[in-house]
Parts: sequence; structure tokens; C1' cells
RNA sequence: AUGUUAUCAAGAAAGGUGGAGGGAAUAGACCCUUUGAUACCUUAGCAACCCUUUGAAUUACCGGUAACCUGUCGGGUCAAAGAAGGUGCUACAUUCUAUCGGCCUUUGGCGGACAGAUAACGA
Repeated sequence: AUGUUAUCAAGAAAGGUGGAGGGAAUAGACCCUUUGAUACCUUAGCAACCCUUUGAAUUACCGGUAACCUGUCGGGUCAAAGAAGGUGCUACAUUCUAUCGGCCUUUGGCGGACAGAUAACGA
């Protein structure tokens, strides 16, 4: 790099460095940007994927153990709370559209796919 699963209309900014484009890629649209963007650094924050605690259910499943038709412990499942740590994030819906489906027909909204981002797991 690739794979599996989950989520992606919520939320959260100041300072410093720097000096021209930027919002992943292609095209179009719409935006941000010399009133200094994007990026990087510092601090702060958001969120709750991993994580921690408590409770429920005690049921399918997995593992340990006692041993044996069962008990028990842990994982897993559900709910609530938390935020020390590992990530992530802090303009715009993943900024919107592009492909498919049906609806409505007045080019609109809905659902899915693809692509992408993030996390956990795996290799």
C1' cells in the first nucleotide's frame, strides 16, 4: 500500500512563522484568501472511535476455570456517566454536482453505488 467493520447535515479558535494561492483528484458551480488564506508551530477547545466506571440482560456466541447434564469469571451485547491516556478534528454537508434508482416533472429534493476522510481490528 491493500483488506474488514463503523461513522461522516452536530460540535469546537486564538497567537506566532510565512507570503500565494486554497477548499483530496478531473470538470463545472459556489466559496475562502494580501483585512494574510492553505500550510507549519504553540496553546486552548470539540468529540467520544479506542479507553475508564456503573448498571442491565443473564440471551445467542467466544475464552478461562471448577469439573461434568450446571455454576462461576472474563470478553462480547445494551444503557448511562466520564475524559487521564492513544488517535482524530476545530470555514462551507466529505462545500455541492457528476454514476444508478424511483418520485416529482421544472430541475428539485430522496435513497444507493463509486471515490475520499477518520477510527478500531487484521496482515
SAM riboswitch aptamer (S box leader) from Flavobacteriaceae bacterium EG-1, 123 nucleotides, folded computationally. Lineage of the source: Bacteria > Pseudomonadati > Bacteroidota > Flavobacteriia > Flavobacteriaceae.